[in-house]
Molecule: small-subunit ribosomal RNA
Organism: marine metagenome
């Protein structure tokens, strides 16, 4: 850095996906070592055990133990005393408010940043001032009694302090009261005077406590600016709520609380509500801006089972403290009681997942202490986990006979691969012994730890896995499988030769790890500040005036808010860059520097924005003067047409379609003439015209009004532009009311079409359209283009006004301003296209987009009488969906032209019998293959055996064939005999080699194996080749230019012309190749040359060589090109007829069974031999043929005329025998010699006489011929007798354009034999073509296209089944935060306080007073209870749609004029797509 993926290709738009980095991970597979870090993200669930906060005897009493002392002793001890000793309970001091742990709350002055306290605290620490005088009376503790199961309480009594009281004093301090300076106004500073308030002592001789100040440092408290989440589908909130005043309350401001007054406060710059959510230093990732996150580790702030609350205290409303409610475990004697691991470890649970109930206080802290020293789960270590970084190993060199193995192979070889053995060498790393630290500043003291480290032996010894190998992406082969099994991150891969599945081998990639999977950045400029965008891809609001807002013309002062510079401060440490040092390197650490703020604040600049003054005119407004208009809104007035009534005249129709019908008329319609009603819309003018903000808006006229344009340069002086909300307007349909209704017409009714027709047509008809009031508020509301200025080349048209120039005259013609349009340069655009009316250049606001579907929908809000309208998601599901162009390919689009394409004709087929084939069926078997045109008289140029592939039976297994190797025989075998059998084939027997150098080789047979033979078995969707059709149709490309981003155009369009992309012209094309055409055959004429055979010869004829035809001459037409028309001469004239030749491709067309072939499968059978059946069956249906139906024929006699061909296991004359088939015969003949071989139809002449007939021959039946081993099954002929369907064929269909069609004989290949079939081959010898609308097919050009597998294409809706999510739903079952009433612990405050009280007072000594307590009321007040709502989820019988699923139903709506142009708001109807009004749009 980018690359895959919509298409047939392209281009753009625009999603999804990869390739990186990263982690407090999990999982799977596999693990040798070390260092550094890390380690419950889930349940702020519950917790068993142990520790995690004490310390101080240098504050104090009392008991207690003891060293030690004394008596006493039976020596076992016992009593008593007892500290300079201990140890624990207590008062007491400080600690406990820290440090450890979480992250549930919290959207907050909670935090970051800066700044404020003239509104504050402050223990331990520091510095500095004064002072420590004097006196009191409790309480625990012990000890007595005593309640209880404990927990613990009570009750009398003794006691002490650094415990508590009182008095004295007061340098400062506080308070008052007088005054004085400064001020920032609750401050400092200074003065008089009054008043209040202190103290505690230990040990020991130096401290160390203590009281009252002053101040500092630490640290806190409170307050402000600013800054960091999503939500408007949360817009209005707020009664202590804003404020003031008085009072309380605090260390201190303050509605913090109270009482009384004012009614304010907050709020689209998002208030109030809802969700999330500990913030931050920083961390990941990025080029950078951002963007995610907030683990560890530092700073803050919160929370300690959930809730309240205050107590003590310098500091809490306190994790290991208290008092109360609530859930909960736990103990109980059932009366009560205990208790919080979100501390360290550890259970249990939850989970994908998360560690030892270790060691020390040695080291750093910390708390006590006056130390010593205690106490520290902090912390220091070690234990476990590849959880992450980072380091090292698993060896190193030689080594080619390129070993063996293994895989692959074209069988050669090629890989594995120096890899390995196999030699030499090392010892990190391991294993053993050995030595052994720093970490500790000052005497001792190391948990780690016998650890790093060091040395020595020993030994290549202990040590390599993972993924992946179609493409993106590095790295390929073999075998298994067979849309199975499975892969898949996106494209996708598997249906029998898979580099995509799984295995192997071989590679490639990383390495103690490698892959999954999660997540977050990034590529993604894909939310666009940097750095996008709205005409057709998403995406200008329907329009307008205007409100907050944003943005603003020239010039000149001043001001400094933004701007800009320099300074000062702060932005902890850590981290990060960079330097430099420490561990053997790194990770990791240290130490230096540096980065880093939209931050504060001093000082300066004054262009620019902005402020403020005071100015101008050029934007903007006004006043004049002139204009043109379907502009609006209201009243009237008009003529033309339709329909209806009347009158009149007149008869049988009319009307209306493709074509009818329904309808309407003899009760007089329609047609025509006159009157007259009533409504509705205004022809011509009318134009790409005008007008308006859109919507819209047309007869004429009158009254009201709104905009606009030109001229001129008076006046005002930026008074401007946009424009969130909000407020008006706003086609059509649609609602209400109340009219009106001729005409048109949703619905509906009926004819019609159809399969069907809820549609298109027809006939009929109601809302409705007209109006007036008042809703409603969408439209393809469109230029699919928001407003507004500026600037940037023209040329031509039209409306409207002005000049100018000229004139009789604005007729013409030049200038210009505003409006509507066409083209077009620059430039833009993905292309298309836009181009002064901009989709160009730039600025300013406003809307609005962010993939397709689901969905403009739920749900929830506001409008709405209703229909609806407006805002507007999400689950789920797709790899796309799209725009614009290209080439095709299509069109029941369009133009042009061809073709037996139609059309004008002939003859026929579809009907009958029969013949082939096919298809179906049958069968043992009815081999196989060809299936629309392009399969069916095809493969097969000929199935009785054979053929033959099929079916039965019956046989061979190296094998019918080909070819090689060993054994082993020289005799098999071949032949011949003889048996069996249907044969094939078995068994016997006879017969019987050669050459030697004697070793063996030819040869030939057997055997057994071996490697192979064989296969009409499979696959034409794996091939070659062949073929077949489009078409003998005129097309199809290529070099170079050129043009286009590009696919691709161009050339090959075009204009003629032609059988023809044939030829001319033109042209950004110029040339060429494969096609066409010509060269090749053959037929016609003629000249020559030879001539076996034929002939008297010429000629004919046969074979060769050659001449001729070229639009080559003429007239006419054309562009005077090509070329066409017409003639002339010629045998032939415009390609003279035929034939052969078949372009690039197309149908995965046909063929493995013609041959070849890859793979695959069969190997005593799917190979081979044989007998015998089969392909020949037979209700039927198709295909192609032959024969008819008859008189232009039938039969009978007689008679003429070809061509081309074959022909030795052949043709076969004569001649004779037969009714004949045939048969005898053998003459010629390797053929221009001789045979087949008499052609027929014709032509003479006769019969027949319209009939199922002398037509017609089917089919049977008897009697023969011929081939062949063999004519049952199954063969052709022949002669008798037999005579059946058939009277010219329905729909539809096939060949022919001349020497053809039609008819009519003959011949050949195949073949023993069998032709109605096929291949030529002559005889006779026609008809018709106006024409190109139509059908078919094709060709070229244009035009649409949602189609590219291409119209047999795409593709829409119901509707049935199955699966997912979603919505509604009677209800139901929680959550959450509030209200209103109620009840109210625990406390704190205030009132009592009659009960009760030691410390100070007064006293008569009893009391009283002063102070307090208990108790009692009251305001607050956690929870509890009711109760209506409010929001939010779960779940619900039924219930809507909506995604999706291989092949289901019905239909055909769209995409081409999609067969009724489409689409589009709105109403109506309808299984269902959908139709139909009525208006818009053009995509």
């Nucleotide at each position: 850095a980018g690359a895959g993926u919509u298409u047939g290709a392209u281009c753009c738009u625009g999603g999804c996906u990869c390739a990186g980095g990263a982690c407090g991970a999990a999982c799977g597979c596999u693990g040798g070592c070390g260092g550094u870090g890390c380690g419950c993200u889930u349940a702020a669930u519950g917790c068993a055990u142990g520790c995690a906060a004490g310390u101080c005897g240098a504050a104090c009493g009392a008991a207690c133990c003891u060293a030690u002392c004394c008596g006493c002793u039976u020596c076992g001890g016992c009593g008593g005393g007892g500290a300079c000793g201990g140890a624990g309970a207590g008062u007491g001091g400080c600690a406990g408010a820290c440090g450890g742990c979480u992250g549930a709350g919290u959207a907050a002055c909670a935090c970051g940043u800066a700044a404020g306290u003239g509104a504050c605290c402050a223990a331990c620490c520091c510095c500095g001032g004064a002072g420590c005088g004097g006196g009191g009376g409790a309480c625990a503790a012990g000890c007595c009694g005593g309640a209880g199961a404990a927990a613990u309480c009570c009750g009398g009594u003794c006691u002490a302090a650094u415990a508590c009281c009182c008095c004295a004093u007061a340098c400062g301090u506080u308070c008052c009261a007088u005054c004085a300076g400064c001020u920032a106004c609750g401050g400092c500073u200074a003065a008089u005077g009054g008043a209040a308030g202190a103290a505690a002592g230990a040990u020991u001789u130096a401290u160390c406590a203590c009281u009252c100040u002053g101040g500092g440092a630490c640290g806190g408290g409170c307050u402000u600016g600013c800054g960091g989440c999503c939500u408007a589908u949360c817009a209005g909130a707020u009664a202590g709520u804003u404020g003031g005043u008085g009072g309380g309350g605090u260390a201190a401001u303050g509605g913090c609380c109270u009482a009384c007054c004012a009614a304010g406060u907050c709020g689209u710059a998002g208030a109030c509500g809802g969700g999330u959510a500990u913030c931050c230093g920083g961390u990941g990732u990025g080029a950078g801006a951002g963007c995610a996150c907030g683990a560890a580790c530092g700073g803050g702030c919160a929370g300690a089972g959930g809730g309240g609350g205050a107590c003590u205290g310098a500091g809490a409303c306190a994790c290991g403290g208290c008092c109360c409610c609530c859930a909960c475990u736990c103990c109980u004697a059932c009366g009560g009681g205990a208790g919080g691991c979100a501390g360290c470890a550890g259970c249990a649970g939850g989970g994908a997942a998360u560690c030892u109930u270790g060691c020390g206080c040695a080291a750093u802290g910390g708390g006590c202490g006056a130390a010593a020293g205690c106490c520290u789960g902090a912390c220091g270590c070690a234990g476990c986990g590849a959880c992450a970084c980072c380091g090292c190993g698993u060896g190193a060199a030689g080594g080619a006979a390129g070993a063996a193995u293994g895989c692959c192979u074209u069988a050669g070889g090629g890989u594995u691969g120096u890899a390995a053995a196999c030699u030499u060498c090392u010892u990190u790393u391991g294993u053993u012994g050995g030595g052994g630290a720093a970490g500790a500043g000052a005497u001792a003291g190391g948990a780690c730890g016998g650890u790093a480290c060091c040395c020595a032996a020993c030994g290549a010894a202990u040590a390599a896995g993972c993924c992946c190998c179609g493409g993106c992406u590095a790295a390929c082969u073999a075998c298994g499988u067979g849309c199975c099994a499975g892969c898949a991150g996106c494209c996708g891969c598997g249906g029998u030769a898979a580099u995509a599945c799984g295995u192997a081998g071989g590679g490639g990639g990383c390495g103690a790890g490698c892959g999954u999977u999660g997540u977050c950045c990034g590529g993604a400029u894909u939310u666009a500040u940097u750095g996008g965008g709205c005409g057709u891809a998403a995406a200008g609001g329907g329009c307008g005036a205007g409100u907050a807002g944003g943005c603003g013309g020239c010039a000149u002062g001043c001001c400094a808010a933004g701007u800009c510079c320099c300074g000062u401060g702060u932005a902890a440490a850590a981290u990060c860059u960079c330097c430099u040092g420490g561990c053997u390197u790194a990770a990791c650490u240290a130490g230096g520097a540096g980065c880093g703020g939209u931050c504060a604040u001093g000082g300066g600049a004054a262009a620019c924005u902005g402020g403020c003054a005071a100015g101008c005119u050029u934007g903007a407004g006004g006043a004049c003067a002139u204009c043109a208009g379907a502009g609006g809104a209201g009243a009237g007035c008009g003529g033309a047409a339709u329909u209806c009534c009347c009158g009149g005249a007149g008869u049988a129709g009319u009307g209306g379609u493709g074509a009818a019908a329904u309808g309407c008329g003899u009760a007089g319609a329609u047609a025509c003439c006159g009157g007259g009603a009533g409504g509705a819309a205004c022809a011509c003018c009318a134009g790409a015209g005008g007008c308006g903000a859109a919507a819209g808006c047309g007869g004429c006229u009158c009254u009201c009004u709104g905009g606009g344009a030109u001229g001129a340069a008076c006046c005002u002086g930026a008074c401007g532009c946009u424009g969130a909300g909000g407020c008006g307007c706003g086609a059509a349909a649609g609602c209400a009311u109340g009219g009106g209704u001729a005409g048109c017409a949703a619905a509906c009714c009926g004819g019609a079409u159809u399969a069907g027709a809820u549609a298109c047509c027809c006939g009929g008809g109601u809302a409705g359209u007209c109006c007036a009031u008042g809703c409603c508020c969408u439209a393809a509301a469109c230029g699919a283009u928001g407003a507004a200025u500026a600037c940037u080349a023209g040329a031509c048209c039209u409306a409207g006004g002005g000049g100018g120039u000229a004139u009789c005259g604005a007729c013409c013609c030049c200038c210009u301003c505003u409006g509507g349009g066409u083209c077009g340069u620059a430039g833009c655009u993905a292309a298309c296209g836009c181009g002064a009316u901009a989709a160009g250049u730039a600025u300013u606001c406003c809307g609005c987009c962010u993939g397709g579907g689901g969905a403009g929908u739920a749900c929830g809000g506001c409008c709405g009488c209703a229909a609806g309208g407006c805002u507007a998601a999400a689950a789920c599901u797709c790899a796309a969906a799209g725009g614009a162009a290209u080439u095709g390919a299509c069109g029941g689009g369009g133009g042009c032209c061809c073709g037996c394409a139609c059309a004008a004709g002939c003859a026929g087929c579809g009907g009958a019998g029969c013949g082939u084939g096919u298809g179906g069926u049958u069968u043992a078997a009815u081999u196989c293959g060809a299936u629309g045109c392009u399969a069916a008289g095809c493969g097969a140029a000929g199935a009785a055996c054979c053929u033959u592939a099929c079916c039965a039976g019956g046989g061979c297994u190296u094998g019918a064939c080909u070819a090689g190797c060993c054994u082993u025989u020289g005799a098999c075998a071949a032949g011949c005999u003889a048996g069996g059998g249907a044969a094939a084939c078995c068994u016997a027997g006879c017969c019987u080699u050669c050459c030697u150098u004697c070793g063996g080789g030819a040869c030939a047979g057997a055997g057994u194996g071996c490697a192979c033979a064989g296969a009409u078995g499979u696959u034409g969707c794996a091939u070659g080749g062949c073929u077949g059709u489009c078409g003998u149709c005129a097309g199809c490309u290529c070099g170079u230019g050129c043009c286009g981003u590009g696919a691709g155009g161009u050339g090959u369009u075009g204009g003629g012309u032609u059988a023809a992309g044939u030829c001319c012209c033109g042209c950004a094309a110029c040339g060429a190749g494969c096609g066409c055409a010509a060269c090749c055959c053959u037929c016609g004429u003629c000249g020559u040359u030879a001539g076996u055979u034929a002939c008297u010869a010429u000629g004919u004829c046969u074979a060769g060589c050659g001449a001729g035809a070229c639009u080559g001459c003429c007239u006419c037409u054309a562009a005077a090109a090509a070329a066409g028309a017409g003639g002339a001469g010629g045998a032939a004239g415009g390609u003279g007829g035929g034939g052969a030749u078949g372009a690039c491709g197309u149908c995965a067309a046909g063929u493995c069974a013609g041959c070849a072939u890859g793979g695959c499968u069969c190997u005593u059978a799917c190979g081979c031999c044989u007998u015998g059946g089969g392909c020949u069956a037979c209700a039927c249906a198709c295909a192609c043929g032959c024969u008819a139906c008859a008189a232009u024929g039938g039969c009978c006699a007689g008679u003429a005329c070809a061509a081309a061909g074959g022909g030795c296991u052949g043709c076969a004359a004569a001649g004779g025998a037969g009714c004949g088939a045939u048969c005898c015969g053998g003459a010629g003949c390797u053929a221009a010699u001789c045979c087949c071989a008499u052609a027929a139809a014709g032509c003479u002449g006769g019969c027949c006489c319209c009939a199922g007939u002398u037509g017609g021959a089917a089919u049977u039946g008897c009697a023969g011929g011929c081939u062949g081993c063999a004519a049952c099954u199954c063969g052709c002929c022949u002669g008798c007798a037999u005579g059946a369907a058939c009277g010219c064929g329905g729909a539809g269909u096939u060949g022919c354009u001349a020497g053809u069609a039609a008819a009519c004989g003959c011949a050949g290949g195949u073949c023993a034999g069998c032709a109605c079939a096929c291949u030529g081959c002559g005889u006779u010898g026609a008809a018709u073509a106006c024409g190109u609308u139509c059908c078919c097919g094709g060709g070229c050009c244009u035009u649409g296209u949602a189609c590219a597998c291409a119209c047999c294409g795409c593709c829409c809706g119901u509707c049935a089944c199955g699966u997912c999510a979603u919505g509604g739903a009677a209800g139901u079952c929680g959550g959450u935060a509030a209200c209103a009433c109620u009840u109210g612990a625990a406390g704190u405050c205030g009132c009592u306080g009659g009960g009760c009280u030691a410390a100070c007072c007064c006293u008569u000594a009893u009391g009283g007073g002063a102070a307090g307590c208990a108790g009692g009321c009251g305001c607050c007040g956690a929870g509890g209870g009711u109760g209506g709502g409010a929001u939010u989820g779960g779940u619900g019988a039924c219930u809507a749609g909506g995604a999706c699923g291989a092949a289901g139903u019905c239909g055909u709506a769209a995409c081409a004029a999609g067969g009724u142009a489409g689409c589009u708001g709105u109403a109506c109807c309808g299984g269902a797509a959908g139709g139909u009004g009525c208006g818009g749009c053009u995509g």